[in-house]
Molecule: transfer RNA
Organism: marine eukaryotic metagenome
RNA sequence: CGUAGCUCAGCUGGAUAGAGCGUCGGAUUCCUAAUCCGAAGGUCGUGAGUUCGAAUCUCGCCGG
Numbered sequence: 001c002g003u004a005g006c007u008c009a010g011c012u013g014g015a016u017a018g019a020g021c022g023u024c025g026g027a028u029u030c031c032u033a034a035u036c037c038g039a040a041g042g043u044c045g046u047g048a049g050u051u052c053g054a055a056u057c058u059c060g061c062c063g064g
Base pairs, nucleotide, nucleotide: 001063002062005021006020007019008018014052023039024038025037026036027035045061046060047059048058049057
C1' cells in the first nucleotide's frame, strides 16, 4: 500500500461507493477509426472488534 477488468479518487465516521481507460449496446459513417449517448461491472484483501452508523477507527491474518 490493497476500492470495478486496468490506473486511481473518496474530506473530520453519516447521503445510493465514484472518475478516467477498457468492455457491451445504440447514434453517426459506404466500412473502419474518431466523436456523441446509454448500460453492465464492487461481499471496498480477509476475519473480528468499537459505534446508532465503518471504504474510513482498533486488532489479528493474507498479499505486494